[in-house]
Model confidence (mean pLDDT): 76 of 100. This is a predicted structure of a 397-nucleotide RNA (Bacterial RNase P class A) from Actinorhabdospora filicis.

RNA sequence: UGAGCGGUCCAGACGGUCGCGGCUUGGGUUUUCGCCCUUGUCGAGGAACGUCCGGGCUCCAUAGGGCAGGGUGGUUGCUAACGGCAACCCGGGGUGACCCGCGGGAAAGUGCCACAGAGAACAGACCGCCGCGGCUCUUUGGGGACGCGGUAAGGGUGAAACGGUGGUGUAAGAGACCACCAGCGUCCCGGGUGACCGGGACGGCUUGGUAAACCCCACCCGGAGCAAGGUCAAAAGGGGUCUUCGGGCCCUGCGCGGAUGUUCGAGGGCUGCCCGCCCGAGUCCGCGGGUGGACCGCACGAGCCCGUCGGCGACGGCGGGCCCAGAUGGAUGGCCGUCACCGGUGAGCGGCGACGCGAUCCGGUCACAGAACCCGGCGUAUCGGGCCGCUCGUCCA
Numbered sequence: 001u002g003a004g005c006g007g008u009c010c011a012g013a014c015g016g017u018c019g020c021g022g023c024u025u026g027g028g029u030u031u032u033c034g035c036c037c038u039u040g041u042c043g044a045g046g047a048a049c050g051u052c053c054g055g056g057c058u059c060c061a062u063a064g065g066g067c068a069g070g071g072u073g074g075u076u077g078c079u080a081a082c083g084g085c086a087a088c089c090c091g092g093g094g095u096g097a098c099c100c101g102c103g104g105g106a107a108a109g110u111g112c113c114a115c116a117g118a119g120a121a122c123a124g125a126c127c128g129c130c131g132c133g134g135c136u137c138u139u140u141g142g143g144g145a146c147g148c149g150g151u152a153a154g155g156g157u158g159a160a161a162c163g164g165u166g167g168u169g170u171a172a173g174a175g176a177c178c179a180c181c182a183g184c185g186u187c188c189c190g191g192g193u194g195a196c197c198g199g200g201a202c203g204g205c206u207u208g209g210u211a212a213a214c215c216c217c218a219c220c221c222g223g224a225g226c227a228a229g230g231u232c233a234a235a236a237g238g239g240g241u242c243u244u245c246g247g248g249c250c251c252u253g254c255g256c257g258g259a260u261g262u263u264c265g266a267g268g269g270c271u272g273c274c275c276g277c278c279c280g281a282g283u284c285c286g287c288g289g290g291u292g293g294a295c296c297g298c299a300c301g302a303g304c305c306c307g308u309c310g311g312c313g314a315c316g317g318c319g320g321g322c323c324c325a326g327a328u329g330g331a332u333g334g335c336c337g338u339c340a341c342c343g344g345u346g347a348g349c350g351g352c353g354a355c356g357c358g359a360u361c362c363g364g365u366c367a368c369a370g371a372a373c374c375c376g377g378c379g380u381a382u383c384g385g386g387c388c389g390c391u392c393g394u395c396c397a
Base pairs, nucleotide, nucleotide: 001393002392003391004390005389006388007387008386009385010384012339013338014337015336016335017334018333020043021042022041023040026037027036028035029034045368049379050378052377053376054375055374056373057225058224059223060222064275065274066273067272069221070220071219072218073217074088075087076086077085078084089103090101091100092099093098104216105215109214110213111210112209113208126155127154128151129150130149131148132147133146135144136143137142163181164180165179166178167177168176182206184203185202186201187200188199189198190197191196229296230295231294232293237252238251239250240249241248242247254288255287256286257285258284259283260282267279268278269277270276303322304321305320306319307318308317309316310315341364342363343362344361348357349356350355
């Protein structure tokens, strides 16, 4: 200096002016509700998006077993938990830093592997090789076609052909046998928490792929969701009590009709079903009335920041500090100025060199995008800048 790999941070700033939402200081008005002025303070994200996972919280609600269904799939850890994260193992890719993995089982069973090929799971003889038989040709050696038998070492087809290399042996061959190797099985030793890794002995000689096909195995799994769930108000009526008979206060609480049920149990709950268990005096249908309002839930959190200790790490312990939107047709905006940033330009300067710094001027103002109960992840989108570590190449000294 070029090209890469991995991790992490930021996501324009400041000032002035006008204007928003929450809380708040003081004051004014108002019976109250409420409204106005004023003081101070806070006020969107790295993904707020997707709604794909996991939870907290609320209710069903006190919540069992079986079958079905769904999810995950190497090991060990982290975490509230997860299909997440960290480290490692195995396999694959890359010169490398590193990256990827629907990572248990094909010897429980079923299915599939097009075309080509003799044959694609216990398969197979196309071209060949060898032996025998008679026929035929011939220049002795031998050749040709056919039939029967042996063979799978050579050739061919294919993504893949039922171990590889070298030999012995054979009529020709073949793990038929032998040596070495690979694989598989059994046993043993060493390392590791473990997945696994390394080594040794023995042995039958040897058994494709695919489960991101069905399936088998192991582990896990209540439902619904803030439009959850509560409180108040309102509503015609009923009951009680007080009363100055005008009304006040408290409790209950929609009205009418019909069907059905009340311990011989309607209805409801436990994922979908079954069993079993539990709750239970109401439930359902029709016609009308009231309310479409206010408040809570609603932000103190598995919270954030700093330091320190432990750990390879994810993360955890300890100490200290901080409070950081809460709207409800839904708040953060407009204008001006300065700087910063991005792209281009390149006066001049530094250096032995490779190269570096850089005035001035011009243009632009960011992309993806907006909380709505909250949190931990994953996925997707995206203008640009900074920092740290590492790999490979080239050049100079």

Source information:
NCBI's taxonomy places the organism under Bacteria, Bacillati, Actinomycetota, Micromonosporaceae, Actinorhabdospora. It matches the Rfam family "Bacterial RNase P class A". It is annotated as a ribozyme. Gene Ontology terms of the family: dimeric ribonuclease P complex, ribonuclease P activity and tRNA processing.